[in-house]
c-di-GMP-I riboswitch aptamer from an uncultured Halanaerobiales bacterium, 82 nucleotides, folded computationally.
RNA sequence: CCUCCAGUAGGGUAAAUCCAUCGCGAGGUGGAGACACAAAGCCACGGGUCAGUAAUUAUAAACUGAUAGCCGGGUUACAGAG
Numbered sequence: 001c002c003u004c005c006a007g008u009a010g011g012g013u014a015a016a017u018c019c020a021u022c023g024c025g026a027g028g029u030g031g032a033g034a035c036a037c038a039a040a041g042c043c044a045c046g047g048g049u050c051a052g053u054a055a056u057u058a059u060a061a062a063c064u065g066a067u068a069g070c071c072g073g074g075u076u077a078c079a080g081a082g
Base pairs, nucleotide, nucleotide: 002082003081004080012037013036017032018031019030020029021028022027035069041075042074043073045072046071047070048067049066050065051064052063053062
């Protein structure tokens, strides 16, 4: 430096749900709580999914946002082994 690694040590994160709060909403933040996770650290670049807006008979498309614990990608990283 590269690869492997949740069955190891030290650890780390925190699903659903509840309370409070922000938001039109998807959803976010804080506390409690642990389903899971070898990057469940970070990043909206591509795809997917979700929400909103105007128009429209309706749909599709477009635009705006959300989701990193949907997948891919980029980047950083502990211990151990090769």

The model forms 95% of the base pairs in the Rfam consensus.